[in-house]
Context: one part of a larger RNA
RNA sequence: GGGUAAAUGCUAGCGGUAUGCUUAACAUAUGCAGGUCGGAUGGGAAGUGGUGUUUCCAGUGGCAGAUGGGUGAGUAACGCGUAAAAACCUACCCUUGGGAAAGGAACAAUAGCUGGAAACAACUACUAAUACCCUAUAAGUUGAGGAGCAAAAGGAGGAAUCUACCCUAGUAGGGGCUCGCAUCUGAUUAGCUAGUUGCUAAGGCAAUAGUUUACUAAGCGAUCAUCAAUAGCUAGUCUGAGAGGAUGAUCAGCCACACUGGACUGAGAGAUUACCUAGACUCCUAUAGGAGACAGUAGUGGGGAAUUUUCUGCAAUAGGAAAAAGCUUGACAGAGCAAUGCCAUGUAAAGGUAGAAGGCCUAUAGGUCAUGAUCUUCUUUUCUCAAAGAAGAAGUAAUGACGGUAUCUAGGGAUUAAGCAUUAGCUAACUUUGUGCCAACAACCACAGUAAUACAGAGGACGAAAGCGUUAUCC
Repeated sequence: GGGUAAAUGCUAGCGGUAUGCUUAACAUAUGCAGGUCGGAUGGGAAGUGGUGUUUCCAGUGGCAGAUGGGUGAGUAACGCGUAAAAACCUACCCUUGGGAAAGGAACAAUAGCUGGAAACAACUACUAAUACCCUAUAAGUUGAGGAGCAAAAGGAGGAAUCUACCCUAGUAGGGGCUCGCAUCUGAUUAGCUAGUUGCUAAGGCAAUAGUUUACUAAGCGAUCAUCAAUAGCUAGUCUGAGAGGAUGAUCAGCCACACUGGACUGAGAGAUUACCUAGACUCCUAUAGGAGACAGUAGUGGGGAAUUUUCUGCAAUAGGAAAAAGCUUGACAGAGCAAUGCCAUGUAAAGGUAGAAGGCCUAUAGGUCAUGAUCUUCUUUUCUCAAAGAAGAAGUAAUGACGGUAUCUAGGGAUUAAGCAUUAGCUAACUUUGUGCCAACAACCACAGUAAUACAGAGGACGAAAGCGUUAUCC
């Protein structure tokens, strides 16, 4: 000198834009953050005088809930980065070739009844399906051969037809696994390992593999094993002429985690709002037993130098289910708060000397604030008031949270708008009064003991300026 997710003191006009718990991965009141489909399905209800049409719903069923959003505790590791490789899987979408036959039994809801404080649970009877099951079929698969094993579902429509379902092969995108190189500190950590390292055989997995088991042999290490400490990694960011050094907030990629430990379903999870179980903690209770998990978004307490609203909307982009309309989304789009940063802009402009009052200095002549206040003229960025008023909507119409916002036009009128630090040297800028090694100042050197340009006040000056200083930290 430059930088910061900064804090703090004094001060503060406005706009745009970005950013906003770095500490306790501490505990969390309350609301919301994952649904959707009646064109899969049996019922129930609303409505109607009745039927039909219509609307709504708890349940069965399908898809989604493994995405999106958060955090960085753990991890020194094939975790990440980069470059490769073979023994694999893949729902939805797209493409290829085929198929969709014939039957059956139940369980919810519902109706009844019982237990319980509640959460909820048991029993009896009934019933539908794209839920479940048997048989048949098969360009698949196992097998030397003989032979064996494995599918399917309908719905809408007057119809044409559309859509859904099963098998097979392939693409795309996604994922699992393996490997070369690279990835911080300590030797006041020198020895480490027992499925540990390799072979054979078998089990297991989507797949390779000590992944698991049996039997056998011995593996790693000063080219730093093992142990300990610290830490998410990267693209990047800051600095620097560069080489390097520091860093890993926001945004993007990967990984890990969801109070602490374990399994089911599924194409995909050992699942942040699902489930079971054990633990620690909190809450309810009739003491028998139950409920919970904000490192989602707001918000609260606590910790801390320190970090925002219990806001609006699904209008756009994007995700989900759905034939569509419509639905849903604290993703997202916006508004609010904060000078936290960056950028832009204003606080006026011109004229004018009686060089005004007043302050300060003075050699008492005067000098300076002062190319200036008042005054005269002019302008209106801002400000204030009123009228008009968007784009963002996606090729017919309709649909805008932001928002009567941005923008624009007219009227008013210099009104509404300047503080901060410094002033011995480094370092731009000096006098006076007070104080008297006191009170203080101070990054360093130093200053102050009666004429202090270094302390305190005042006047002047200088610096950058809606900011200016201080502190912390990196180069």